[in-house]
RNA sequence: GGGAGGGUAGCUCAGCGGGAGAGCGUUCGGCUGAAGACCGAUGAGUCCCGGGUUCAAAUCCCGGCCCUCCCA
Numbered sequence: 001g002g003g004a005g006g007g008u009a010g011c012u013c014a015g016c017g018g019g020a021g022a023g024c025g026u027u028c029g030g031c032u033g034a035a036g037a038c039c040g041a042u043g044a045g046u047c048c049c050g051g052g053u054u055c056a057a058a059u060c061c062c063g064g065c066c067c068u069c070c071c072a
Base pairs, nucleotide, nucleotide: 001071002070003069004068005067006066007065010024011023012022013021018055027041028040029039030038048064049063050062051061052060
C1' cells in the first nucleotide's frame, strides 16, 4: 500500500428500515448465624465521528478514525 471482518449498556454480544435489547456484572430486597448459590426488583446507551438517501436510519450509501485477520 491492497483486501476482508468488526466498532451498540461496566464486560461479552444480539438486533440489519418504524419498540434500543439479552446474558454476566452493579445496586437494593428476600433467604442464611454469616457468606455463596438461588429468587424478586433495579439504574446505566449522543448505537465510533461527519455527511447523504428516506415520511422515518443502529440498520442503506459516501468519507474519516480505531481494532483484528489475510496479501504484499

A computed fold for a 72-nucleotide RNA from a Nautiliaceae bacterium, annotated as transfer RNA. Rfam family: tRNA. By type it is a transfer RNA. The coordinates come from a structure-prediction model, not an experiment, and the mean pLDDT is 83. Taxonomically the source falls in Nautiliaceae (Bacteria, Campylobacterota, Epsilonproteobacteria, Nautiliales).